[in-house]
RNA sequence: AGAGUUUGAUUCUGGCUCAGGACGAAUGUUGGCGGCGUGUAUAAGGCAUGCAAGUCGAGGGAUCGGCUCCGCAAGGAGUACGGACCGGCAAACGGGAGAGUAACACACUGGUAACUUACCUCUAAGACGGGCAUAGCCCACCGAAAGGUGGAUUAACACCCGAUGGUCUCAAGAACCCUCAAGGGAUUUUGAGUAAAGAUUUAUCGCUUAGAGAAAGGCCUAUGGUCUAUCAGCUAGUUGGUGAGGUAAUGGCUCACCAAGGCUACGACGGAUAGGGGACGUGAGAGCGUGAUCCCCCUCACUGGGACUGAGAAACUGCCCAGACACCUACGGGUGGCUGCAGUCAAGAAUCUUCCGCAAUGGACGAAAGUCUGACGGAGCGACGCCGCGUGCAGGAUGACGCCCCUCGGGGUGUAAACUGCUUUUAUAGGGGACGAAUUCGUGACGGUACCCUACGAAUAAGAGGUUGCUAACUCUGUGCCAGCAGCAGCGGUAAUACAGAGACCUCAAACAUUGUCCGGAUUCAUUGGGCGUAAAGCGUCCGCAGGUGUUCUAAUAAGUUUUCUGCUAAAUCCCAAGGCUUAACCUUGGGUCUGCGGAGAAUACUAUUAGAAUCGAGGUUGGGAGAGGCACACGGAACUGCCGGUGUAGUAGUAAAAUGCGUUGAUAUCGGCAGGAACACCAAAGGCGAAAGCAGUGUGCUGGAACAAUUCUGACACUAAGGGACGAAAGCGUGGGGAGCGAAUGGGAUUAGAUACCCCAGUAGUCCACGCCCUAAACUAUGUGUACUAGGUAUUCGGAGUAUCGACCCUCUGAGUGCCGUUUUAAAAAGCUAACGCGUUAAGUACACCGCCUGGGGAGUACGGCCGCAAGGUUAAAACUCAAAGAAAUAGACGGGGACCCGCACAAGUAGAGGAUCAUGCGGUUUAAUUCGAUGGUACGCGACAAACCUUACCGGGGCUCAACUACUAGCUGCAAGCUUGAUGAAAGUCGAGCCGCUUUCGAAGGUGCUAGAUAGGUGCUGCAUGGUUGCCGUCAGCUCGUGCCGUGAGGUGUACCCUUAAGUGGGGUAACGAGCGCAACCCUCGUGUUGUGUUAAAUUUACACAACAGACUGCCAGCGCAAGCUGGAGGAAGGCGAGGACGACGUCAAAUCAGCAUGGCUCUUACGUCCCGGGCUACACGCAUGAUACAAUGGCCAGUACAGAGGGCAGCGAAACCGUAAGGUGGAGCUAAUCCCAGAAAGCUGGUCUCAGUUCGGAUUGUGGGCUGCAACUCGCCCACAUGAAGCUGGAUUUACUAGUAAACGCGCAUCAGCAUCGGCGCGUUGAAUACGUUCUCGGGUCUUGUACUCACCGCCCGUCACACCACGAAAGUUGGCAAUGCCCGAAAGCUCCUUACGGGGACUAAGGCAGGGUCAAUGAUCAGGGUGAAGUCGUAACAAGGCAUCCCUAGCGGAAGCUGGGGAUG
Repeated sequence: AGAGUUUGAUUCUGGCUCAGGACGAAUGUUGGCGGCGUGUAUAAGGCAUGCAAGUCGAGGGAUCGGCUCCGCAAGGAGUACGGACCGGCAAACGGGAGAGUAACACACUGGUAACUUACCUCUAAGACGGGCAUAGCCCACCGAAAGGUGGAUUAACACCCGAUGGUCUCAAGAACCCUCAAGGGAUUUUGAGUAAAGAUUUAUCGCUUAGAGAAAGGCCUAUGGUCUAUCAGCUAGUUGGUGAGGUAAUGGCUCACCAAGGCUACGACGGAUAGGGGACGUGAGAGCGUGAUCCCCCUCACUGGGACUGAGAAACUGCCCAGACACCUACGGGUGGCUGCAGUCAAGAAUCUUCCGCAAUGGACGAAAGUCUGACGGAGCGACGCCGCGUGCAGGAUGACGCCCCUCGGGGUGUAAACUGCUUUUAUAGGGGACGAAUUCGUGACGGUACCCUACGAAUAAGAGGUUGCUAACUCUGUGCCAGCAGCAGCGGUAAUACAGAGACCUCAAACAUUGUCCGGAUUCAUUGGGCGUAAAGCGUCCGCAGGUGUUCUAAUAAGUUUUCUGCUAAAUCCCAAGGCUUAACCUUGGGUCUGCGGAGAAUACUAUUAGAAUCGAGGUUGGGAGAGGCACACGGAACUGCCGGUGUAGUAGUAAAAUGCGUUGAUAUCGGCAGGAACACCAAAGGCGAAAGCAGUGUGCUGGAACAAUUCUGACACUAAGGGACGAAAGCGUGGGGAGCGAAUGGGAUUAGAUACCCCAGUAGUCCACGCCCUAAACUAUGUGUACUAGGUAUUCGGAGUAUCGACCCUCUGAGUGCCGUUUUAAAAAGCUAACGCGUUAAGUACACCGCCUGGGGAGUACGGCCGCAAGGUUAAAACUCAAAGAAAUAGACGGGGACCCGCACAAGUAGAGGAUCAUGCGGUUUAAUUCGAUGGUACGCGACAAACCUUACCGGGGCUCAACUACUAGCUGCAAGCUUGAUGAAAGUCGAGCCGCUUUCGAAGGUGCUAGAUAGGUGCUGCAUGGUUGCCGUCAGCUCGUGCCGUGAGGUGUACCCUUAAGUGGGGUAACGAGCGCAACCCUCGUGUUGUGUUAAAUUUACACAACAGACUGCCAGCGCAAGCUGGAGGAAGGCGAGGACGACGUCAAAUCAGCAUGGCUCUUACGUCCCGGGCUACACGCAUGAUACAAUGGCCAGUACAGAGGGCAGCGAAACCGUAAGGUGGAGCUAAUCCCAGAAAGCUGGUCUCAGUUCGGAUUGUGGGCUGCAACUCGCCCACAUGAAGCUGGAUUUACUAGUAAACGCGCAUCAGCAUCGGCGCGUUGAAUACGUUCUCGGGUCUUGUACUCACCGCCCGUCACACCACGAAAGUUGGCAAUGCCCGAAAGCUCCUUACGGGGACUAAGGCAGGGUCAAUGAUCAGGGUGAAGUCGUAACAAGGCAUCCCUAGCGGAAGCUGGGGAUG
């Protein structure tokens, strides 16, 4: 000191979260020792038991008990001992707690001239005389007890009376000093009043009065420190006065009378919370949070009230009364108060021993010894905190075992262990053994403790959390959006460094984590130190009281301010230094710090105050002008609608298209007249005026403001502005008018799946006027007001001056407004600011003054409360809960029912088709034992498959095998196998047999075979979403990038934009870019022309063919256009502008396809998911789709004759001639390893004939019969031939495909696969050989630029609201319950006061508790109701984001399932 998290990426705004420190803590796991601290934060809830305040015999009397002496005993004497009583002092301290208290309670500063003080110290004076009782004890009595009553008797330092007395008190008087004053001090005169106690023994201690001191208190006072205005008014002893009472003392402290005051926006009164301070935690500091332990103060003592005693109390372990609670009881009555130390119950997440001692320090009493002291000193318990120590040290392997990982080679744990040597802190045991003692003697709870010595033995001693990023530390296995983790971001859906386990590692360490709370980081409430155009945030506008701020000069004062000295601000704490415990923590000493207040002196720049002056701020005066500024009255024309009349006839109106509507009862149209209401065309503009809202025909009247010019007047009169006041569009409300047009609601017609909308026809409120309310808008420049400063240019409005003019215009200068400064340049731009966009003299720049407002999103501008309103509603304004974002600007894409340009058989123009029929093939579906699997929009569907009868074959049924059908290896056994011949069985595979051979040999046992065992084989099993390779589509589209430079905070841009051109990012021009790469093109192959060479299988031919090399085409030439690139035309040429075709496919996209071509990670099966065999299936068939074939006929069918190719294939082959058969085919076997032979007859075509428009001499499906071929085998399930049969079909709906020239269309030929074949498919070959293209509006696809965006999984996107379900918190609610504070009335204890009374007793006012009553306020709860929030896959729609398909949004009103729609006004976001 920062980091993570909004995005595809970026910058900013902004919240959330983390890393640090702390704690009177708690919890989890673990736990060796010691020192010093610390320990009921909750129920101020209840308490058993013991102790916590007594002491004095040197104040007193009597006796009792004990002890000693005398005595036989009774008894007597003594006593330094003990108990009770009278008396004195203490008990008001010490100890505990924080309930109450927002207050003179506390802190700090002053005051007391308004006061008190026992014990202690000092000074002065004094102590004379007398008296009455009472407790104890004894007797009697009452009561269960506690306790009480009566009688008799006695003492004192108890109590009373008298005397004396002063510097005491009171009253009156004189004069001095101090004080602002009230008043006080000292001196003096007179009068009145008030004292005393002894004890013991001889030296003291007491006693009384007065004064002083020390120390302790009472009272008063300025200032300071919580929240709340959703608490705005409070107060009758209240504020003051006079008099009296009361107190130690002032005072409404109390009372009587008089006056009517006092407090409050600088927050009274009320409510909530809270003991205050020194200090403590944190922080760089300013601050923020806290008030445990220690110290000071206050308050309390079961709850409430009260006084007594006393120097002191309204008294923690005193008294009286009331109340609640608890205990005892003989039921009559009594007793008690742990918020003292221990302890107990309860409560709680949670907090200790019913310990030792008065040895020390301190306190009470005492002359003292001493007694008492749960204060205190110590010990115990708790890792609760801080601090210190230890759990060993050294050596020890190319490195054991185990465990983990592995590429199987090895690596890690790891010198770690074992092992060797050493040490003994600590623990244990033994021995010695303190300081703390002050004080000559004696005296130690702690404690046989600290400490020292010895012994023993590595011995007694390590865990917790973490390892995706933040954040130090990584692998394996298991799991499979499950189980789980998580502080935030986020992990987990079969290869998880994030879950769980293991290993390894990291960090701390007797601890480590978690939870809670506080500060920090957070400049995230910003004084230091933030903001408000668009992120949250400028009040709709103006006026203005208080408040804040304020021009120039002079003088005075010295309040603020600066400075010097001084008093206080307790100690402890903190900092520094030194010292003491072995060190540290801890403790001691000294110094320093801290902020604030008071007093004295000095300074006078600034602020302030007072006095005086000034004029530039502000205002006034005069003058002539500008203007939709406001109010009122009057007038005007156009248009519109209605009514009346004329003309006139069938439509009109409306829309994308229609319909509703109007119209033959005469509309619309047109002419004339009349009536009415509302609004004011042109001028008109980036124009003018106004504070804003807003203001527009013309005239008149009244009236506000601003600008300019001029001299002059006042003399700071100013700026801003909380509260307050006024104005305030539209809609809306009330009352009364008015009502032409428009037009929420409403009705009807359309559209639609629906259409509560958009469109149309009608139409009510309203819109208009008067008066009164409402008070809100995107009331916007989303930009508060005022003042000053920082080049301008230009346009325009108003005014003035100058020059000039007869006058004006123009021109120049100037004051005040309103706008702009983009475009190849005439100038806009500079600085500055800003996250960027942008702003830029009209600031969002630089400054000052004042006000308002903001602090994550949602909940919510909502609830409750208050104020306002007739209502609608406005204004002020939360919380619970919930999310980790919400947001601003800009960037790259993608998209748009946005725009511009361009291209493509994309459309258009054409040709031939598909979609209808039959068949073939593929797919879906269905069926099945199986119908194996894959491919599924384009980019699957005559696709993998270029050949499923068996095989293939992966599927199904059945029968077999288990080291196996196949590869390679090890060990053991075997001289058997294997091989050949053959038998049985079987569907075959196989199984079981028989015979022959029973080996080669270099003797090493090698090769082969079988058996056994083992690692292994094998899998078309899964995952194409783990992969390689290959492929499809965009697309043969023209794009995709890089280096350096430049621009930008950055993502990124530029380059690659623009213009021309091209098939092309092809080329040229130009340019903050210059170059380069992958693509394009070219290089490669085929075809087209020629020349030359070579060749033999063709030949009649100069040749033809084949092969090879070369030539040829390059916009080279000409003309035009053009800067150029290039384009258009022409010539020549076989070929002309890329000559035609092929191969070749950039960066990337689709988690596209393929694990079944192959390869391959992982998972999985192993007498089976492997493998062999037979049979079946992949060929099924109600149906749907795709691709084809054949047709529907006369441009044709059939018959006969006849002509012309190219490219291929052939030895397990092609197979001629000839012969047989109607034919398929058969016999045959010449020739050919191929320019030689064969397949091989090309067919459309041409010539001739026939058919004559029909379901036909078209069409050929289907079926029957008989044959042929291949093959082990054609039943399921092949092809072919002949004869017979002769189905649908007469040109095909919506829709849709291909093709731009040797192309389409038509025609046949060949080949691959292959025994054969379903081939009508695929791949090639030639023959015949067209039509059309105006053009780019539209459809589809693509490219470039631009625009909008709330999309980036990228429009198959995003996203809104109702409804349904679940959960959560809040609000309202008939009410119900409880708390708190007060009010009125009733009753009224004790005590004190007062009055009466002879003592006893009684009365009165005051008053705690209690009762009654109606309100206030705060909570809890409540059927039900309403909205809100949240929730992987619910329903309805589609509102918003693109022109979001009706631009969106704001205010308002009505309406509607819902988003919403419509009307009025407004904004542009």
Molecule: small-subunit ribosomal RNA
Organism: Candidatus Magasanikiibacteriota bacterium